[in-house]
Context: one part of a larger RNA
RNA sequence: GGACGAACGCUGACGGCGUGCUAAUGCAUGCAAGUCGUACGCAGUCACCUUCGGGUGGCUGAGUGGCGCACGGCUGAGGAACACGUGGGGAUCUGCCCCUCCGUGGGGGAUAACCCGCCGAAAGGCGUGCUAAUCCCGCAUACGCUUGGCAACAAGGAAAGCCUUACGGCGCGGAGGGAGGAACCUGCGGCCCAUCAGGUAGUUGGCGGGGUAAUGGCCCACCAAGCCGCUGACGGGUAGCUGGUCUGCGAGGACAACCAGCCAGACUGGGACUGAGAUACGGCCCAGACUCCUACGGGAGGCAGCAGCAAGGAAUUUUCGGCAAUGGGGGCAACCCUGACCGAGCAACGCCGCGUGCAGGAUGACGGCCUUCGGGUUGUAAACUGCUUUUCAGGGGGACGACAUCGACUGUACCCCUGGAAUAAGGCUCGGCUAACUCUGUGCCAGCAGCCGCGGUAAGACAGAAGAGCCAAGCGUUGUCC
Numbered sequence: 001g002g003a004c005g006a007a008c009g010c011u012g013a014c015g016g017c018g019u020g021c022u023a024a025u026g027c028a029u030g031c032a033a034g035u036c037g038u039a040c041g042c043a044g045u046c047a048c049c050u051u052c053g054g055g056u057g058g059c060u061g062a063g064u065g066g067c068g069c070a071c072g073g074c075u076g077a078g079g080a081a082c083a084c085g086u087g088g089g090g091a092u093c094u095g096c097c098c099c100u101c102c103g104u105g106g107g108g109g110a111u112a113a114c115c116c117g118c119c120g121a122a123a124g125g126c127g128u129g130c131u132a133a134u135c136c137c138g139c140a141u142a143c144g145c146u147u148g149g150c151a152a153c154a155a156g157g158a159a160a161g162c163c164u165u166a167c168g169g170c171g172c173g174g175a176g177g178g179a180g181g182a183a184c185c186u187g188c189g190g191c192c193c194a195u196c197a198g199g200u201a202g203u204u205g206g207c208g209g210g211g212u213a214a215u216g217g218c219c220c221a222c223c224a225a226g227c228c229g230c231u232g233a234c235g236g237g238u239a240g241c242u243g244g245u246c247u248g249c250g251a252g253g254a255c256a257a258c259c260a261g262c263c264a265g266a267c268u269g270g271g272a273c274u275g276a277g278a279u280a281c282g283g284c285c286c287a288g289a290c291u292c293c294u295a296c297g298g299g300a301g302g303c304a305g306c307a308g309c310a311a312g313g314a315a316u317u318u319u320c321g322g323c324a325a326u327g328g329g330g331g332c333a334a335c336c337c338u339g340a341c342c343g344a345g346c347a348a349c350g351c352c353g354c355g356u357g358c359a360g361g362a363u364g365a366c367g368g369c370c371u372u373c374g375g376g377u378u379g380u381a382a383a384c385u386g387c388u389u390u391u392c393a394g395g396g397g398g399a400c401g402a403c404a405u406c407g408a409c410u411g412u413a414c415c416c417c418u419g420g421a422a423u424a425a426g427g428c429u430c431g432g433c434u435a436a437c438u439c440u441g442u443g444c445c446a447g448c449a450g451c452c453g454c455g456g457u458a459a460g461a462c463a464g465a466a467g468a469g470c471c472a473a474g475c476g477u478u479g480u481c482c
Stems, first nucleotide, its partner, number of pairs: 001482004006478005014353005019347002025310003029307003034067003039064002042061008074265003084189006092182003097178008105139001107137003114129001116127004145156004161170003191237003198228003203225004208220003240262004244255004267288005290301004318344001320343003326340001327338004357387004367378004392419006401409001426471005431452003438465004447454002
């Protein structure tokens, strides 16, 4: 000098775009993941029709079923590891989406809701009975799949309907391929300590098996005795990794906020279930700590989602608006949901832009300060004259973002008219480094200070004043990196 997610002091007009961390401490409250009646039965209610039995349609509700909830959002605790980056590999899986081929025949069963009864303070639960389906289970078919076999072949193994204007639409099952996604193995690369030098028993390899979507000592039985290590094993410390960011002419050094990719975590530890996918933040089970409710028998909870609270701290925001846009989930659709997101609010926290007026104006006014008392300086500065209106105030018009309708932002941006210099300047420094000097006060005191150093009676270094210098809606200080 540059940089910062900064903080502190003084000061503070506006706009645009960004950014907003400490205790992975504990959390009141609200919201953050639902949706589908074109899968299914039922209940309530309304309308219409009715042969008075009921039927049709709309709305609402919980339930069965399907898809989603593994995405999106947050955080960086742990982890020195194939976690990440980059290159390669073969033994794999893949819902929804796209392409191609084939099929969708015929039966059976249960259960929730509901009714009845019962237990419990509650959370919730039990029993009897009835019922539907795209729920569940057989049969047939399959020779494309799986298993066995050299082969012929044998065995095993599917399906679901709904809507319709009756054209068709949405689906369902099997197989092959694609796209995207995921899993696994591996070469190389990137921290510190040798005051860590030896480490290792499923350890290293083989054979056989189990397990998995799949390779593998992943797991197991048996056999062999190997394997790693000064090119740093093992141990300890520290740390999310990267694209990048900052700095530097560069080589390099430092960092890992925002944005993007990957990883890991979801009160702590452990476990599996469901599923195409999780070992699952707003799912389940067990244990623990903590908080809450309780009729003392027993229950409920998890903000490292968005706001917000307490605490900690030098320190970091609104319990806002909207699904209008982009994107996501569900649905044939209409549409519903979406604290993702888009916006608004707060904060000079940062970057950028703009303003606080422009021109003229000497007898160099008054005042201040200095003075060798002549004057000098503040200083064209002011007053005064003329002009302008960015901003500002008042009034009017008024978008883009939306490719039918639909705009939270928003009567916003922007434009026009009117008014009037009007509404808007500070901070630090002035001994040398380093740009800017005098007076007064003080008297090794009070104080300054980044280093050298100033202050003990004329201090350009302290304090005040006048003047000056440098930056400017900022200026200084502190901290950290280069």

Notes: Predicted 3D model of a 482-nucleotide part of an RNA (small-subunit ribosomal RNA, 5' domain) from an uncultured bacterium. The prediction has a mean pLDDT of 86. Its Rfam family is "Bacterial small subunit ribosomal RNA".